[in-house]
RNA sequence: AAUGAAAAAGGCAAACCAGCAGUAAUGCUGGGGCGCAAAGCUACCUGCCCCGAAUAUCCGGGGUAGAGGGGUUGCCAAAA
Numbered sequence: 001a002a003u004g005a006a007a008a009a010g011g012c013a014a015a016c017c018a019g020c021a022g023u024a025a026u027g028c029u030g031g032g033g034c035g036c037a038a039a040g041c042u043a044c045c046u047g048c049c050c051c052g053a054a055u056a057u058c059c060g061g062g063g064u065a066g067a068g069g070g071g072u073u074g075c076c077a078a079a080a
Base pairs, nucleotide, nucleotide: 003077004076011036012035016031017030018029019028020027021026034066040072041071042070044069045068046067047064048063049062050061051060052059
């Protein structure tokens, strides 16, 4: 560098519940724990979701990093 078997130290936290913010998607905090080796960070590309105008395309704005890719940083370790 590549890879992700087992283990350790730790880490994150789906559904659901409560409170708060938001038109909404959704977010934050607490509980919870399905899962995760980048489920750390980043809306750059694709996808998906919401709002507006004017049904759709398109356009404008917003969201999703736990949909995939890219960029970037990082713990541990066997076989090959």
Model confidence (mean pLDDT): 84 of 100. The RNA shown here (c-di-GMP-I-GGC riboswitch aptamer) has 80 nucleotides. The sequence was found by an Rfam model in a public genome assembly.